This is a predicted structure of an 84-nucleotide RNA (transfer RNA) from a Candidatus Parcubacteria bacterium. The source organism's lineage runs through Bacteria, Bacteria candidate phyla and Candidatus Parcubacteria. Its Rfam family is "tRNA". The family's RNA type in Rfam is transfer RNA.

[in-house]
RNA sequence: GCCGAAGUGGCGGAAUUGGUAGACGCGCUGGAUUCAAAAUCCAGUGAGAGCAAUCUCGUGUGGGUUCAAGUCCCACCUUCGGUA
Numbered sequence: 001g002c003c004g005a006a007g008u009g010g011c012g013g014a015a016u017u018g019g020u021a022g023a024c025g026c027g028c029u030g031g032a033u034u035c036a037a038a039a040u041c042c043a044g045u046g047a048g049a050g051c052a053a054u055c056u057c058g059u060g061u062g063g064g065u066u067c068a069a070g071u072c073c074c075a076c077c078u079u080c081g082g083u084a
């Protein structure tokens, strides 16, 4: 150089052919339990705005297609594998 794979909350990792993004687990926060803790159980947990209801944004980056994109197309970035 060429070919292929991967990139999603703090972390791992789902999302079946384009149709509610973040299931599930870990972690974290609050509570229950305990003399105290561990374990266990319950609730919450992307960001911003708002008193609240709610609204807007968010899948490596930038574009495109579409009523609708994590998913399809193009370029680029990073990592991994293959190859002369």
Stems, first nucleotide, its partner, number of pairs: 001083007010026003019067001027045006046057004060076005